[in-house]
RNA sequence: CAGGUCGGUCGGGCGAUCGCGGCCUCGUCCUCGGACGGGGCUGAGGAAAGUCCGCACUCCACAGGGCACGGCGCCGGGGAAACCCGGGGCGGAGCAAUCUGCCGGAUCGGGCCACAGAAACAGACCGCCGAAGGCCUCUCGAGGCCAGGCAAGGGUGAAAAGGUGGUGUAAGAGACCACCGGCGUCCGCAGCAAUGCGGGCGGCCAGGCAACCCCCGCCGGGAGCAAGGCCAAGCAGAGACGAUGGGACGGCCCGUCCCGCCAAGUCUCGGGUAGGCCGCCUAGAUAGAUGAUCGCCCAGGGGAUGCACAUCCCCGGACAGAAUGCGGCUUACAGACCGACCUGGGGC
Numbered sequence: 001c002a003g004g005u006c007g008g009u010c011g012g013g014c015g016a017u018c019g020c021g022g023c024c025u026c027g028u029c030c031u032c033g034g035a036c037g038g039g040g041c042u043g044a045g046g047a048a049a050g051u052c053c054g055c056a057c058u059c060c061a062c063a064g065g066g067c068a069c070g071g072c073g074c075c076g077g078g079g080a081a082a083c084c085c086g087g088g089g090c091g092g093a094g095c096a097a098u099c100u101g102c103c104g105g106a107u108c109g110g111g112c113c114a115c116a117g118a119a120a121c122a123g124a125c126c127g128c129c130g131a132a133g134g135c136c137u138c139u140c141g142a143g144g145c146c147a148g149g150c151a152a153g154g155g156u157g158a159a160a161a162g163g164u165g166g167u168g169u170a171a172g173a174g175a176c177c178a179c180c181g182g183c184g185u186c187c188g189c190a191g192c193a194a195u196g197c198g199g200g201c202g203g204c205c206a207g208g209c210a211a212c213c214c215c216c217g218c219c220g221g222g223a224g225c226a227a228g229g230c231c232a233a234g235c236a237g238a239g240a241c242g243a244u245g246g247g248a249c250g251g252c253c254c255g256u257c258c259c260g261c262c263a264a265g266u267c268u269c270g271g272g273u274a275g276g277c278c279g280c281c282u283a284g285a286u287a288g289a290u291g292a293u294c295g296c297c298c299a300g301g302g303g304a305u306g307c308a309c310a311u312c313c314c315c316g317g318a319c320a321g322a323a324u325g326c327g328g329c330u331u332a333c334a335g336a337c338c339g340a341c342c343u344g345g346g347g348c
Base pairs, nucleotide, nucleotide: 001344002343003342004341005340006339007338008337009336010335012297013296014295015294016293017292018291020043021042022041023040024039025038026037027036028035029034030033045319049330050329052328053327054326055325056324057224058223059222060221069220070219071218072217073216074088075087077085078084089103090101091100092099093098104215105214109213110212111209112208113207125154126153127150128149129148133146134145135144136143137142162180163179164178165177166176167175181205182204183202184201185200186199187198188197189196190195228278229277230276231275237269238268239267240266241265245259246258247257248256249255298317300315301314302313303312304311305310
């Protein structure tokens, strides 16, 4: 210098004018709680988003245990917890920095494996053999056909029954042997562990999918701020008081008792609608304010003049936007800046 990997920061600045939400304060007006006006302070984000995960908070449910259902799943650490973070292990990608993983179990069992292929798990299409057995021919050596044997080679496929070499055989094959690879088991060493390395033994070598059922281990009550709590008009209900009407006692009045309407009205009570307040905030909401214009500057792009350089003009700053709060994840994002590391080339 070129290419790349990872992490972080910012995501326009200043001024003027006109506006908007909240709080405080002053003044005027009145229906006494508001209206209007002045002043001061304050007013979105890295994701406020999606609402995917976890929690606080609230209400409901709840002896204990189990079933069902759902989630999680390598090992330590952090964290209130998490489908969270960081480190490590293992697998995969890359020359590397680094990136990436729904990463328990496939010898309990069931199920599935497109297309192609004979067959998708003990299979035979082509192929090889046909020794021992049967039939036929014959020049008596053998040849042909079959029963049958084999899985080396070919072919299909993402995947076909460990690989290479040898022994062996009629042909073959882990059938047997050596080495390599895998698996299981035992031991040693390193590590907290996952795991790694080394050695012994066993021919154990029959694929994959559990993000299909299933098995193992662990975890999990439900609903959500329209949660929920407080105050409480009107209407309806209950109770008390209440002008008075009818009847009984009685000749009449007063009076007492019973019945009815319980009238208008007054008061009280419980539940509770509208409504208000709280929940609710150093933005805090009546469906929701946080904006617009102009000037200068800072990035960026384009054009003209012009010798480098400079001048002028035009365009122009994304994604988006609080609604109980917090911790995460994911997704969107014009552009600018900073740092670390890797690979290649050049110079000293």
The prediction has a mean pLDDT of 77. The RNA shown here (Bacterial RNase P class A) has 348 nucleotides and comes from a Candidatus Villigracilaceae bacterium. Its Rfam family is "Bacterial RNase P class A". The family's RNA type in Rfam is ribozyme. A source record names the gene rnpB.